[in-house]
Model confidence (mean pLDDT): 82 of 100. The RNA shown here (transfer RNA) has 82 nucleotides and comes from a Candidatus Adlerbacteria bacterium. Its Rfam family is "tRNA". The family's RNA type in Rfam is transfer RNA.

RNA sequence: GGGCAUGUGGCGGAAUUGGUAUACGCGUACGCCUCAGAAGCGUAUGGAGCAAUCCUUGGGAGUUCGAGUCUCCCCAUGCCCA
Numbered sequence: 001g002g003g004c005a006u007g008u009g010g011c012g013g014a015a016u017u018g019g020u021a022u023a024c025g026c027g028u029a030c031g032c033c034u035c036a037g038a039a040g041c042g043u044a045u046g047g048a049g050c051a052a053u054c055c056u057u058g059g060g061a062g063u064u065c066g067a068g069u070c071u072c073c074c075c076a077u078g079c080c081c082a
Stems, first nucleotide, its partner, number of pairs: 001081007010026003019065001027045006046055003058074005
């Protein structure tokens, strides 16, 4: 230098042909249980805001009524070729 793949809440990771983003698990907080703890169980848990509501899929642009998903450019990481 060329090619391919990947990038989504604090972490792992779903999202069928473009149609409710964050299912499920972990972690965390509070509670139940216990003499106390571990384990187990219950509730809550992306961000801002008092709320209504708004924002969010690595960054930017485009297509579309509608984009995590399609197109283009860039960034990061991994692999392959030279």